[in-house]
Formats: sequence, C1' cells, structure tokens
RNA sequence: GGCCCUAUCGUCUAUCGGCUAGGACGGAGCCUUCUCAAGGCUCAAAGCAGGGUUCGAUUCCCUGUAGGGUCA
Repeated sequence: GGCCCUAUCGUCUAUCGGCUAGGACGGAGCCUUCUCAAGGCUCAAAGCAGGGUUCGAUUCCCUGUAGGGUCA
C1' cells in the first nucleotide's frame, strides 16, 4: 500500500428498515432480616463522526476515524 471484518449503556452482548433500543454482570433505591449475605421489586445508564437514500436509519450506501485479520 491492496482487500476483508468490526464499532450499541461502566463491561459483555441482542436487535438485518417501524426504537419508548432488549438482556446479563456491575451501580442506585426499596422490601425482607436483630444485622450481614442471599433473594424479590423498581430505577438510571448506550447506537464512533460527517454526509446520502427513505415517510421513517442502530440497521442500507459513501467518506473519514479507531481496532482486528489477510496479501504484498
């Protein structure tokens, strides 16, 4: 340098055009308990950036950025 893949809550991950973006762990509150732990309930927390397509984009397309793979 060419080609390919990936980018979503603090972390891991689901979602292949209808999102009020789901789950687990972690965090906060409440219940339970003499207390703690365990358990139950509730809550907060996310789409890499900029454009495009579309009635509607996390999803499709382009460019960039970052990470990974492969060839030279």